RNA sequence: GACAGAAAAAGGCUGCCUGUUUCGAAAGAGCAGAUUCGCAAAGCUACCAUUCUAAGGCUGGAAAUUAUAUAUUUGCUGCUAUGAAAGUGGGGUUACCUGA
Numbered sequence: 001g002a003c004a005g006a007a008a009a010a011g012g013c014u015g016c017c018u019g020u021u022u023c024g025a026a027a028g029a030g031c032a033g034a035u036u037c038g039c040a041a042a043g044c045u046a047c048c049a050u051u052c053u054a055a056g057g058c059u060g061g062a063a064a065u066u067a068u069a070u071a072u073u074u075g076c077u078g079c080u081a082u083g084a085a086a087g088u089g090g091g092g093u094u095a096c097c098u099g100a
Base pairs, nucleotide, nucleotide: 003099004098005097012039013038017033018032019031020030022029023028037087043093044092045091047090048089049088050085051084052083056080057079058078060076062074063073064072065071
C1' cells in the first nucleotide's frame, strides 16, 4: 500500500418518536429534544437504476359568470421532474483501529 472486519479498543452516526411561526406547493430537508431499530463507511457525492412528490405544463370532462362562446373563474381525473430520498441498491471519493 492492497485486502479483510472474526475478536478487541477509542469513538462516531441516529432508525422510530416529540417539538418547530426554519425552508418547501408537496415529497422532503434543517434545528432542537428524547432515545438506541440498526450501521465498518448509516462520512461525502444525485453519475446510473429504483421509489416518492406534482408547483408549473399538458389532457379529459364538470360547475359558475357573461354578449350563452372560440371568453373568464373554480375545483376534480390522468400524464409529466426541472424537485426529493446517500438508512433503496449500484458507482465515485475520503477515512479511525486491528490483522483472526
Predicted 3D model of a 100-nucleotide RNA (c-di-GMP-I riboswitch aptamer) from a Gammaproteobacteria bacterium. Its Rfam family is "c-di-GMP-I riboswitch aptamer". Its family is annotated with cyclic-di-GMP binding in the Gene Ontology. The sequence was found by an Rfam model in a public genome assembly. The coordinates come from a structure-prediction model, not an experiment, and the mean pLDDT is 85. NCBI's taxonomy places the organism under Bacteria, Pseudomonadati, Pseudomonadota, Gammaproteobacteria.